[in-house]
Molecule: Bacterial RNase P class A
Organism: Cytophagaceae bacterium
RNA sequence: CACGCAAGCCGACCUGUCGCUCCUGCAAAGCAGGAGAGGAAAGUCCGGGCAGCAUAGAGUAGCGUACUUCUUAAGCGGAAGCAUACUUUAGUAUAGAGAAAGUGCCACAGAAAAUAAACUACCCUUAGGGGAAAAGGUGAAAUGGUGAGGUAAGAGCUCACCGGGCUUAUGGCGACAUGAGUUGCAUGGUAAACCUUACGCGCUGAAAGACCAAAUAGGUUCUACAAUUGAGGGCUACUCGUCCAAGUAGAAUUGGGUAGGUCGUUAGAUCUUAUUGGUGACAAUGAGGCUAGAUAAAUGAUGGGAUAAAACAGAACCCGGCUUACUGGCUUGCUUUUUGU
Numbered sequence: 001c002a003c004g005c006a007a008g009c010c011g012a013c014c015u016g017u018c019g020c021u022c023c024u025g026c027a028a029a030g031c032a033g034g035a036g037a038g039g040a041a042a043g044u045c046c047g048g049g050c051a052g053c054a055u056a057g058a059g060u061a062g063c064g065u066a067c068u069u070c071u072u073a074a075g076c077g078g079a080a081g082c083a084u085a086c087u088u089u090a091g092u093a094u095a096g097a098g099a100a101a102g103u104g105c106c107a108c109a110g111a112a113a114a115u116a117a118a119c120u121a122c123c124c125u126u127a128g129g130g131g132a133a134a135a136g137g138u139g140a141a142a143u144g145g146u147g148a149g150g151u152a153a154g155a156g157c158u159c160a161c162c163g164g165g166c167u168u169a170u171g172g173c174g175a176c177a178u179g180a181g182u183u184g185c186a187u188g189g190u191a192a193a194c195c196u197u198a199c200g201c202g203c204u205g206a207a208a209g210a211c212c213a214a215a216u217a218g219g220u221u222c223u224a225c226a227a228u229u230g231a232g233g234g235c236u237a238c239u240c241g242u243c244c245a246a247g248u249a250g251a252a253u254u255g256g257g258u259a260g261g262u263c264g265u266u267a268g269a270u271c272u273u274a275u276u277g278g279u280g281a282c283a284a285u286g287a288g289g290c291u292a293g294a295u296a297a298a299u300g301a302u303g304g305g306a307u308a309a310a311a312c313a314g315a316a317c318c319c320g321g322c323u324u325a326c327u328g329g330c331u332u333g334c335u336u337u338u339u340g341u
Base pairs, nucleotide, nucleotide: 004334005333006332007331008330009329010328013305014304015303016302017301018300020036021035022034023033024032025031026030038312042323043322045321046320047319048318049317050205051204052203053202057240058239059238060237062201063200064199065198066197067081068080069079070078071077082096083094084093085092086091097196098195102194103193104190105189106188119136120135122131123130124129144162145161146160147159148158149157163185164183165182166181167180168179169178170177171176209263210262211261212260218254219253220252221251222250223249224248225247232244233243234242235241270289271288272287273286274285275284276283277282
């Protein structure tokens, strides 16, 4: 240098003319000034703010999370670690609690797949049978592994080392790591199967909601229940409880008015920057800034310059994340099996 691994930034700029939306100023017309889509605005996946129910609650069901510590308004987020697996490595992945609470499943093959087992081969034999799980076979997986001794043949039967259990030392906030001692000692896997444990969760959603203006007219029949011993309705999927309440619910039939405007609607868990603390995410303090608000839906056309500027793609209450789409350019750090300079 090439190849590779990880992280990040930009994704459009300047100017002239005309056009569109909003804000401010001028009495108004109009004029002047200022501002005007994204890194994902997308998906609607998660968490909240905000609004309403509402004056609160308990249980059951249901849903979510699941190694440790930190961070945050919160989070199934993020940061830094630990463990296991993979990779030569830089790194990648993890739906990472529990299998001695219980149930289920492990096809085929195999003798036997967990209250499991003796097919071939081995040893003994009085030929009836007994011993054994070491060798071989099947399989993803067969009651720890390797070696030696021992035995009729074998087996932790004994020993050494490794492994498992128990006790303990050091280091670490911790998950854990590294040792020491002791003990012949493993009840297979699977919970993205049901389940158990721990922790958490009220519901709805801006077409939520609030206010103003205008207009009206409700009637008939049938059925059921009920009037404070509470019909019906709300909180809430259900039960209890609690609140409102005098007529309520259902069916059929016959008519009337309105659908206009304002707010919510953008000054925020906000942005930029400096210092300090921290491995970091982030936090504290100081200084400075205001950057769309449409409501059938606004930012377009054209000339010139510069340029790497193509792609994915357009806000609709707001914010923090995650996921997906795209591949043009740039920046930083790190690795090295084999080979080359």